[in-house]
């Protein structure tokens, strides 16, 4: 001097995931604090009518939350020899990256549920309000705040 782990503070990231709060417990002389979280407010999902949802052909279950679909090449397993699955790699539809474009760079492109059912959808009706994180807070524009004069 540098690279990494760890803790903490602050300031922020993905996400709908925030706020306000009865009642009880305990502390405490009180004033208050600490915990519980009944209901509730925003916010976010799902069911839920007329009316829409062209014809025809083939295959077989279908659906939701989410940005996470789609393919291809090797290898492997099963095969009815059509293909199906599983791993790794490489792309990809879509998605993040500090107000908002554009460039440039980087990063994800999972994972879970519902249980034969469910287009859309007024009225009603149910259900969530979790969890994980650190670097590009890189140029140029275009906005809005704030402060001084």
């Nucleotide at each position: 001097c540098g690279a990494c782990c760890a803790a903490c503070c602050g300031u922020g990231c993905c996400g709908a995931g925030u706020c306000c709060g009865a009642u009880c417990u305990c502390c405490g002389c009180g004033a208050g604090g600490a915990g519980u979280g009944a209901g509730g407010a925003g916010c976010c999902g799902g069911g839920g009518a007329c009316c829409c949802a062209g014809g025809u052909a083939c295959c077989u279950g279908g659906g939701g939350c989410g940005a996470a679909u789609c393919g291809c090449u090797c290898a492997g397993u099963g095969u009815c020899c059509g293909c199906a699955c599983u791993g790794c790699g490489c792309g990809u539809a879509g998605g993040g990256c500090a107000a908002u474009c554009c460039c440039c760079g980087c990063c994800c492109g999972a994972g879970c549920c519902c249980g034969a059912c469910a287009g859309c959808u007024c009225a009603c009706c149910c259900g969530g309000u979790a969890g994980g994180c650190c670097a590009g807070a890189g140029g140029g524009a275009u906005a809005g705040a704030g402060g001084a004069u």